The part of an RNA shown here (large-subunit ribosomal RNA, domain I) has 542 nucleotides and comes from Prevotella sp. Lineage of the source: Bacteria > Bacteroidota > Bacteroidia > Prevotellaceae > Prevotella. Its Rfam family is "Bacterial large subunit ribosomal RNA". Rfam links the family to the GO terms ribosome and structural constituent of ribosome.
Context: one part of a larger RNA
RNA sequence: GGCGCAUGGCGGAUGCCUUGGCUCACACUGGCGAUGAAGGACGUGAUAAGCUGCGAAAAGCUCCGGGGAGAUGCAAAUGAUCUGUGAUCCGGAGAUGUCCGAAUGGGACAACCCAGGUAACUGAAGGUUACCUAUCCCGUCAAGAACGGGAGGCCAACCCGGGGAACUGAAACAUCUUAGUACCCGGAGGAAGAGAAAAUAAACAAUGAUUCCCCCAGUAGUGGCGAGCGAACGGGGAGGAGCCCAAACCCGUGAGGUAGCAAUGCCCCGCGGGGGUAGUAGGACCACGGUGUCAUAUCCCGCACGGGAGCCGAACCUGCCGGAAAGCAGGACAAUAGAGGGUGAAAGUCCCGUAGGCGAACCGCAAGGGAGUGUAGUGGAAUCCUGAGUAGCGCGGAGCACGAGAAAUUCUGCGUGAACCGGCCGGGACCAUCCGGUAAGGCUGAAUACGGUGUGAGACCGAUAGUGAACGAGUACUGUGAAGGAAAGGUGAAAAGCACCCCGAUCAAGGGGAGUGAAAGAGUUCCUGAAACCAUGCGCCU
Numbered sequence: 001g002g003c004g005c006a007u008g009g010c011g012g013a014u015g016c017c018u019u020g021g022c023u024c025a026c027a028c029u030g031g032c033g034a035u036g037a038a039g040g041a042c043g044u045g046a047u048a049a050g051c052u053g054c055g056a057a058a059a060g061c062u063c064c065g066g067g068g069a070g071a072u073g074c075a076a077a078u079g080a081u082c083u084g085u086g087a088u089c090c091g092g093a094g095a096u097g098u099c100c101g102a103a104u105g106g107g108a109c110a111a112c113c114c115a116g117g118u119a120a121c122u123g124a125a126g127g128u129u130a131c132c133u134a135u136c137c138c139g140u141c142a143a144g145a146a147c148g149g150g151a152g153g154c155c156a157a158c159c160c161g162g163g164g165a166a167c168u169g170a171a172a173c174a175u176c177u178u179a180g181u182a183c184c185c186g187g188a189g190g191a192a193g194a195g196a197a198a199a200u201a202a203a204c205a206a207u208g209a210u211u212c213c214c215c216c217a218g219u220a221g222u223g224g225c226g227a228g229c230g231a232a233c234g235g236g237g238a239g240g241a242g243c244c245c246a247a248a249c250c251c252g253u254g255a256g257g258u259a260g261c262a263a264u265g266c267c268c269c270g271c272g273g274g275g276g277u278a279g280u281a282g283g284a285c286c287a288c289g290g291u292g293u294c295a296u297a298u299c300c301c302g303c304a305c306g307g308g309a310g311c312c313g314a315a316c317c318u319g320c321c322g323g324a325a326a327g328c329a330g331g332a333c334a335a336u337a338g339a340g341g342g343u344g345a346a347a348g349u350c351c352c353g354u355a356g357g358c359g360a361a362c363c364g365c366a367a368g369g370g371a372g373u374g375u376a377g378u379g380g381a382a383u384c385c386u387g388a389g390u391a392g393c394g395c396g397g398a399g400c401a402c403g404a405g406a407a408a409u410u411c412u413g414c415g416u417g418a419a420c421c422g423g424c425c426g427g428g429a430c431c432a433u434c435c436g437g438u439a440a441g442g443c444u445g446a447a448u449a450c451g452g453u454g455u456g457a458g459a460c461c462g463a464u465a466g467u468g469a470a471c472g473a474g475u476a477c478u479g480u481g482a483a484g485g486a487a488a489g490g491u492g493a494a495a496a497g498c499a500c501c502c503c504g505a506u507c508a509a510g511g512g513g514a515g516u517g518a519a520a521g522a523g524u525u526c527c528u529g530a531a532a533c534c535a536u537g538c539g540c541c542u
Stems, first nucleotide, its partner, number of pairs: 001541009015527001016490002020461002022458009031154002039100003042055003046078002050074002061094006070082003105114003115133008135151006158189001159187005169176001173224001199207002211238005221229002242443003245387001249274006256267004279421001281386004285380004294374003298371004305364003310358003316331005332349002340352003392416007402428001423438005477484002497526001500513004
């Protein structure tokens, strides 16, 4: 020095555990903000560094309700207190709420600096306290001033709109693709958007707003016919709901024109009320008839019900082993309760619960009630109305699965530019026949998307896993910054956390006794305690 065995050290694998995560289902719910938000800074405790709570009224104040014996958060200890005159705690309503932050009196390097006005206190100077003083939009008013109302900012998702890449793929690359994605901007709601046919079809026909899902179908198509892109009809489901204007006509009112001395008439335009809303065309107009029936998506009340602090809630003892009984043995009991958790090991009957039942304020709201709103036809005639710089067309683009193609349909930057119900549009160039519809105004719940809260569940994880985070984690730390981003759980049933003695230079670290404990080889670096690695002893080899 090597190998082997043994005993230790170091180390923290493994096993067991779970306060934390993950996913799904169901129910409820979806905004907060100038009455100052979200998020912070600084304070606030008897002692107080951190977290939590709170705000100079500062781990809190008031009232109402619940609850019923302890309480002064995590978090010990000491001190000092509170509490059946009901504390702590839980729910609701209020009060207070420094400074920054949209931040809004002006400024600023956020949490700071400096003002003006009014009022009060003060003998003056000076100071203190309270309130007001930003900008934009709308309204009132004589346009100014003033007053009243609104907006602004936040929210990691979902939605609509305006803009809009590239890497990449095409085995290069330009059309194409990635992709209308990422990203930027605007806007809104609890959903948004879409939506009551100028629809889809066409088989002998027929269907009947929109949205979402499963098929149709990787089909028909489209495509440097490359890479790729990729429907619809129709079928099956979820859900189901339909409506209102403009115009004609009538009435009122105002400006202007015209006639008139004026009243007023006529013309035109604006505003208000009635009327009216359709494709089998409908309405106006004229005639006849009709006034209580139904509906309601708006508002108010709102029983039941649901949510919302909570409340009641059955039934067991003894012996044995043991540190401890829930184990074993014996004998009982209740069960609409043998879900689960805890208790010194394994408990239906010890505790919390569980089945079952009850429940205030307040909130929501089927039913129901009230308000508001809507709700009629028949015939006639063919006079009037039925959305115009619109539809269409040309050029340039875009969107449609469809890349200009035979390219319909949709949108529109420039140009042009109809018809008027005997009208007009569509049915994938175009024409005819036929069929369907009625553009150029608007609203509309549900089925759908996403977030939050609660409850429950899991052939989900169990501390290198599961969230980045089971622990004072978006912390420590890194970076000028945007941003990046950890490690770290477990004594014991209970601290009973080792009084006292001794060694150790000392009131040290550490150790030996003693004591506690079932165990201290459970001593806070604490359950178990693998391997690597280190040491010591013994054996063998060199």